The prediction has a mean pLDDT of 88. The RNA shown here (c-di-GMP-I riboswitch aptamer) has 85 nucleotides and comes from Alteromonadales bacterium alter-6D02. The organism belongs to Alteromonadales, within Bacteria.
[in-house]
RNA sequence: CACUGACAAAGGCAAACCAUUCGAAAGUUUGGGACGCAAAGCCACCGGUCUACUGAUAUACGUCGACGAUAGCGGGGCUACUCAA
Numbered sequence: 001c002a003c004u005g006a007c008a009a010a011g012g013c014a015a016a017c018c019a020u021u022c023g024a025a026a027g028u029u030u031g032g033g034a035c036g037c038a039a040a041g042c043c044a045c046c047g048g049u050c051u052a053c054u055g056a057u058a059u060a061c062g063u064c065g066a067c068g069a070u071a072g073c074g075g076g077g078c079u080a081c082u083c084a085a
Base pairs, nucleotide, nucleotide: 005083012037013036017032018031019030022027035072041078042077043076045075046074047073048070049069050068055064056063057062
């Protein structure tokens, strides 16, 4: 220095829910709140999943469909506190 991650120490983040904000929706912002998390820090490159406005199709019910979302779904990339085996 790299990989890995026990005992501790210092801390950090924040699910559901409630209020609020933006959005067609999925989902998001802010505050409260803690289910949990050793990267639950950051990034949509790959896969998955969710939504379907504008569109396409259909007599019609509907169906198809990301350019949207999800990093707390997984992989990958970058960065990172403490300290054993």

Record summary: The sequence was found by an Rfam model in a public genome assembly.